Molecule: SAM riboswitch aptamer (S box leader)
RNA sequence: CCCUUAUCAAGAGAGGCUGAGGGGACAGGCCCGACGAAGCCCGGCAACCUGCAAGCGGUUUGCAAGGUGCCAAUUCCUGCGGUGAAAACCGGCAGAUGAGGU
Numbered sequence: 001c002c003c004u005u006a007u008c009a010a011g012a013g014a015g016g017c018u019g020a021g022g023g024g025a026c027a028g029g030c031c032c033g034a035c036g037a038a039g040c041c042c043g044g045c046a047a048c049c050u051g052c053a054a055g056c057g058g059u060u061u062g063c064a065a066g067g068u069g070c071c072a073a074u075u076c077c078u079g080c081g082g083u084g085a086a087a088a089c090c091g092g093c094a095g096a097u098g099a100g101g102u
Stems, first nucleotide, its partner, number of pairs: 002101007013042001015041003021032003026079004043071003047068003050064005075094001080091004
């Protein structure tokens, strides 16, 4: 890289360094940014695995923060299908993350 599976409406700093970009791919939008982007350090959150406790019909709740992960906007929205006058809603495709596997 690839396959399977679960989740994706919540949560996360008036900190330090640095100095102009960033929001996954392509496109169309719309946003964030010198009142400091991306990155690094510190700090934090608690999605999955792990640990502990309670519970157990389905499998749930709480604590911890060890392994990853995450810390603007619903995965920022839309682009494919259905319903609809439209707005919008539902379901997909794709993506992200965890776990398992070839």